Source information:
Predicted 3D model of a 354-nucleotide part of an RNA (large-subunit ribosomal RNA, domain III) from a Halobacteriales archaeon. The prediction has a mean pLDDT of 82.
[in-house]
Context: one part of a larger RNA
RNA sequence: CAGUAGCAGCGUUAGUCGGGUGAGAACCUCGACGACCGAACGGGCAAGGGUUCCUCGGCACUGCUGAUCAGCCGAGGGUUAGCCGGUCCUAAGGCCUACCGCAAUUCGAGUAGGUCGAACAGGGAAACGGGUUAACAUUCCCGUGCCACCGUACAACGAAAGCCGACGCUUCGGGGUAGACCGAGCCGGGCACUCGCCCGGUCGAACCGUCAAAAUCCGUGGACGCCGUAAUGGCAGGAAGCGGACGAACGGCGGGAUAGGGAAACUCGGUUCAACCUGGAGCCCGUGAAAAGGCGAGUACGGUGUCCGUACCCAGAACCAACACAGGUGCCCAGGCGGAGUAAGCCAAGGUCU
Numbered sequence: 001c002a003g004u005a006g007c008a009g010c011g012u013u014a015g016u017c018g019g020g021u022g023a024g025a026a027c028c029u030c031g032a033c034g035a036c037c038g039a040a041c042g043g044g045c046a047a048g049g050g051u052u053c054c055u056c057g058g059c060a061c062u063g064c065u066g067a068u069c070a071g072c073c074g075a076g077g078g079u080u081a082g083c084c085g086g087u088c089c090u091a092a093g094g095c096c097u098a099c100c101g102c103a104a105u106u107c108g109a110g111u112a113g114g115u116c117g118a119a120c121a122g123g124g125a126a127a128c129g130g131g132u133u134a135a136c137a138u139u140c141c142c143g144u145g146c147c148a149c150c151g152u153a154c155a156a157c158g159a160a161a162g163c164c165g166a167c168g169c170u171u172c173g174g175g176g177u178a179g180a181c182c183g184a185g186c187c188g189g190g191c192a193c194u195c196g197c198c199c200g201g202u203c204g205a206a207c208c209g210u211c212a213a214a215a216u217c218c219g220u221g222g223a224c225g226c227c228g229u230a231a232u233g234g235c236a237g238g239a240a241g242c243g244g245a246c247g248a249a250c251g252g253c254g255g256g257a258u259a260g261g262g263a264a265a266c267u268c269g270g271u272u273c274a275a276c277c278u279g280g281a282g283c284c285c286g287u288g289a290a291a292a293g294g295c296g297a298g299u300a301c302g303g304u305g306u307c308c309g310u311a312c313c314c315a316g317a318a319c320c321a322a323c324a325c326a327g328g329u330g331c332c333c334a335g336g337c338g339g340a341g342u343a344a345g346c347c348a349a350g351g352u353c354u
Base pairs, nucleotide, nucleotide: 015033016032017031018030019029020028034353035352036351037350042333043332044331045330048313049312052311053077054076055075056074057073058072062070063069082146083145084309085308086307088123089122093116094115095114096113097112098111099110100108101107127144128143129142130141131140147305148304149303150302151301152300153299154298162295163294164293168283169282170281171280172279173278174277175276179272180271181270182269183268184267185202186201187200188199189198190197191196203260207255208254209253210252211251216245217244218243219242220241225235226234227233261266284288319328320327335347336346337345
C1' cells in the first nucleotide's frame, strides 16, 4: 500500500414495543404483547467437577458482536445431623501372611488364616410437620415423635428352640392410598350484567392406639354329585354350612392437632386406581445370593449418641469430548385433551427466547 479489496462463519428455534440504569444499551433489568419445551429445554439425586454457590465492587482478559451483565476479574461470606448417606455386613473378586511348587525370586496354581470389597442400585436400629437465610437445612429453630447403648428401680423367669433378614421369570385375582376424573356444598376470582358459564381452593405428617381380607389351623357337621373360581380346581385321607384361633398394607378410623398452614372456606359422595399389602396359576436341559443383624425377650426414670459427607452444577455453558462443542453420560418423579400407549399433536405446573 490499507483498515483498502474482500467478507465463508458468528454453533437447529423469536422476538417486538415501552420504562429503568448507565459515559455508553438490539441482546443488564422491569412491564406488556408474542413465541418455544413440556417422558423436557420441568423437578430431585448419583458419578464426575471442585467454590462454579451468595453478596458487594469491577470490565484489561474470557463471552464467536455489544455489555452497565456473567460460570470472567477482585474482595468478603456461605455447607451445622443419634434417626439422609458413609461408618457395619457379606457378593463376584482383590490384597496380606504362612504352607506348598521352583536351584532361586519382587514368580506361581492351590490350601489355611486374616483383611478389603456395594454412598446411585444388595442386606441394614431410629424423624416427621412447619418456620427461618442473600447463600444450609428430614442437619438450625418451634412443635410432636422414635431408636440403640449405659445406669438405677421394679417386674418376669420362660431364653433358646424357632422365625425373620432371604430373594427367578410370566400371568391373573382380592385389598388399596396418592393422583386423576365425575357429582354437590362452601370460600375466593374472571366473564357476563338476561340465562348463566369458566378458573382456583376446600389442607393437615411421622408416630401411638385400634379395625380387618387372603392364606393356614381347630371344633362342629356328614355329602350319595355337590361346592367353588377370573382361571386352575376341592372332597369320607371329611365337601358345603355354622363357630373359633391366628393373621396385611406407605390401608381405614381415632389420637397427634384449642400443632401447623391458609386471605377465606377449611364439607360430602362416587369412579378409576401408581405405590404398598395379599393370594392363585403357569414356565425351566436356566430352579433364581451370602453375611452382619433382628424378632423371640417387659416397664419407668436419668444419661450418652463421637467421627466423615452436606455449598453449587448434574448439562444444547459447571461432567467426558482442545471450545460456553447440535456428540456421550446411570437412577427417581410423571398433570390435562387425545389414545392401547411414557406414541403423534396441543396445553398445565415449571422453565426458556445469549